RNAcentral holds the full RNA, with entries from ENA. The part of an RNA shown here (small-subunit ribosomal RNA, 5' domain) has 523 nucleotides and comes from an uncultured prokaryote. Its mean pLDDT, the model's own confidence on a scale to 100, is 82.

Context: one part of a larger RNA
């Protein structure tokens, strides 16, 4: 100098930050990932409507909506932790044998059929968790057929592979659907490119130990195959006998890495909290499934330890998410408010969800800021302390006098964080179109958790607001009393055995100040 600090004494306010460094110990409770009815069959609840009614109510999915179910997308993001890892893990610079949902720009297409399974109904097993059998049914669920610009395979003859409908002024027709005469918009399928994201490989750099000197059989390489999105002993048959190592292999210990942070004039040393990038992990170990993406924190299966339920047959669980509890510890916070903003998921949208996030609460944990009054006031009051007893000092300090009112308090006013969305009108694009859709402009309407906000004004009254350490030298600051090598102090030197500026108290002083000291580790 610095700190994610702790401890002791003290403590009035505000702003901005920060906060389990220990047990990756165990967890009660609540919440943290849903959404779409404009994919579907439908109707458990609520509301409306219609009908019936014995006025108790009942019927009808008809409408707004919607529990459970089928289906789609999301759940691989966001959030946490640092156990493991000395490694292509990270950093940096290159490489390519690869993949990529949603988004974007092109090309092409959307024809015609089929059979199921949930829900539901009936029967039935089980204490429960959860099932079983029979029957019915829809789809953007599933499966064939047709077609194939481009795509893939090829022995170059040929062969293979798609799809879906829904919405909408609604009287009707055509049309996959809507508006419309067609074209067009949206969705879906095939395919080529882009963006962004990822996989893999390589050069260099990346802690200590030689009281660790040899290590290695899928080991090193090859032919051929398998596997993968992809190269490769990644895996396998066979063949060869290689490969690494004092420029430190192997082994042991320690450790997430980086941008950065702290110190320092620098060189460099130490460090890796908060914020950001990457990696790894999710009770412990193992495994795959689904999927564009996982070998998946709040998914599945198996094994194990632990906890809980049980009708003893069998089941349930995983806070290293946000709060919170026990425990450990010197030590680290609320079982708060809100989706108003920013961002994310779903949805055409309205919207719903979001312990991400925005805020608030408690904590001097840190940094910064403003205060605790300013001026004037000598009889140099009283009291305290010292004294050579004259006085000195506390000290303009107080009192008394005349002022001010920051902050806190009370009352009133009051921004900004809000742009949107919606609606009306105009205009442009599109079009036959003044529909619809999209862009722009203008008007109206209107959304704030914080919040009794920031800020401003008024009111009252010096009123509510100072401590801590030190005073032998280093090192700014001295006397008295007590004690008597005792009690004690101490960072080093060292003080204390009867005149202690070094122990304890007092007066005085010095230094910092809402803090001041001490301790730990670092430069």
């Nucleotide at each position: 100098a610095a700190c994610g600090a702790a401890c002791g004494c003290u403590g009035g306010c505000g702003g901005c930050a920060u906060g389990c460094c220990u047990a990756a110990c165990a967890c009660a409770u609540g919440c943290a990932a849903g959404u779409c009815g404009a994919a579907c069959g439908g109707u458990a609840a609520c509301a409306g409507g219609u009908c019936c009614u014995u006025c108790g109510g009942g019927a009808c999915g008809c409408u707004g909506a919607c529990g459970a179910g089928u289906g789609g997308c999301g759940c691989a993001c966001g959030g946490g932790u640092g156990a493991g890892u000395a490694a292509c893990g990270c950093g940096u610079g290159g490489a390519u044998a690869c993949c990529u949902g949603c988004c974007u720009c092109g090309g092409g297409a959307u024809g015609g059929g089929g059979g199921a399974c949930a829900a539901c109904a009936g029967c039935u097993g089980g204490a429960a968790a959860c099932g079983g059998c029979u029957g019915c049914u829809a789809a953007u669920a599933c499966c064939g057929c047709a077609u194939a610009c481009g795509u893939c395979c090829u022995a170059a003859g040929g062969g293979a592979g798609a799809a879906a409908g829904a919405c909408u002024u609604c009287g009707g027709u055509c049309g996959u659907c809507c508006u419309g005469a067609g074209a067009g918009g949206g969705a879906u399928c095939c395919u080529g490119g882009g963006a962004g994201g990822g996989g893999u490989c390589c050069g260099c750099g990346u802690u200590g130990g030689a009281u660790u000197a040899g290590c290695u059989a899928g080991u090193u390489g090859g032919u051929g195959g398998g596997g993968u999105a992809a190269c490769g002993g990644c895996c396998c048959c066979c063949c060869a006998a290689g490969g690494c190592g004092a420029u430190g292999a192997u082994c042991c210990a320690u450790a997430g890495c980086u941008g950065g942070u702290c110190u320092g004039a620098g060189a460099a040393g130490a460090u890796g909290a908060u914020c950001a990038g990457c990696c790894a992990c999710a009770c412990u170990g193992g495994a795959a499934c689904u999927g564009a993406g996982a070998c998946a924190c709040g998914g599945u299966c198996c094994a194990g330890a632990c906890u809980c339920c049980u009708a003893c047959g069998g089941g349930a669980g995983g806070c290293a998410g946000c709060a919170g509890u026990g425990g450990g510890g010197a030590a680290u916070a609320u079982u708060g408010c809100g989706c108003a903003a920013u961002g994310g998921g779903c949805g055409a949208a309205a919207g719903c969800c979001u312990g991400a996030c925005g805020c608030a609460g408690a904590a001097a944990u840190g940094c910064c800021g403003a205060g605790u009054g300013g001026a004037a006031g000598a009889c140099g009051a009283a009291g305290g302390c010292c004294u050579u007893a004259g006085g000195g000092u506390u000290g303009u300090a107080a009192a008394g006098c005349a002022c001010u009112u920051u902050c806190a308090g009370u009352a009133g006013g009051g921004a900004g964080g809000a742009a949107a969305a919606g609606u009306u009108a105009g205009u442009c694009g599109u079009u036959a179109a003044u529909a619809a859709c999209g862009g722009c402009u203008a008007g109206c309407c209107g959304u704030g958790a914080c919040g009794u906000u920031a800020c401003c004004u008024a009111c009252a009254g010096a009123a509510g607001a100072a401590g801590c350490a030190c005073c032998g030298g280093c090192a700014a600051a001295c006397u008295c009393c007590g004690u008597g090598c005792c009690a004690g102090c101490a960072g080093c030197c060292g003080c204390g055995g009867u005149a202690a500026u070094a122990c304890g108290g007092a007066g005085g002083g010095u230094g910092c100040a809402a803090g001041c000291g001490u301790u730990a580790a670092u430069c």